[in-house]
RNA sequence: ACACGAUAAAGGCAAACUUACCGCGAGGUAAGGACGCAAAGCCGUGAGUCUCUUGGGAUGUGGCGCUUGUUGAAUGGCCGUCUCAGGAUGAUUGUCUGGUUGCCGAA
Numbered sequence: 001a002c003a004c005g006a007u008a009a010a011g012g013c014a015a016a017c018u019u020a021c022c023g024c025g026a027g028g029u030a031a032g033g034a035c036g037c038a039a040a041g042c043c044g045u046g047a048g049u050c051u052c053u054u055g056g057g058a059u060g061u062g063g064c065g066c067u068u069g070u071u072g073a074a075u076g077g078c079c080g081u082c083u084c085a086g087g088a089u090g091a092u093u094g095u096c097u098g099g100u101u102g103c104c105g106a107a
Base pairs, nucleotide, nucleotide: 004105005104012037013036017032018031019030020029021028022027035094041100042099043098046096047095048092049091050090051088052087053086054085055084056083057082058081059080063078064077067074068073
């Protein structure tokens, strides 16, 4: 120096939740608070997941409306749910991977 990570030492960060603010939203910022973390420092490469939006498909009968119509029924449009593909000033990084910087020094 590199690798590595100990019931070591000095420290550091801060999950869920609460409050306030920002955002269409996923989410972010600040304060409190600690589940945990050897990079839970920084970046955001390749993915994963999530949000918004566009288009297609399927499904349902809850609602509305059009056509036929005596009641009923049928068709099928919108809304709802699921799914596929694309797009974005997208989001997340404490989901993985990648890059980069760093404290200490046992085995």
This is a predicted structure of a 107-nucleotide RNA (c-di-GMP-I riboswitch aptamer) from an Acidobacteriota bacterium. Rfam family: c-di-GMP-I riboswitch aptamer. Rfam links the family to the GO term cyclic-di-GMP binding. NCBI's taxonomy places the organism under Bacteria, Pseudomonadati, Acidobacteriota. It was read from a public genome assembly, where an Rfam model found it.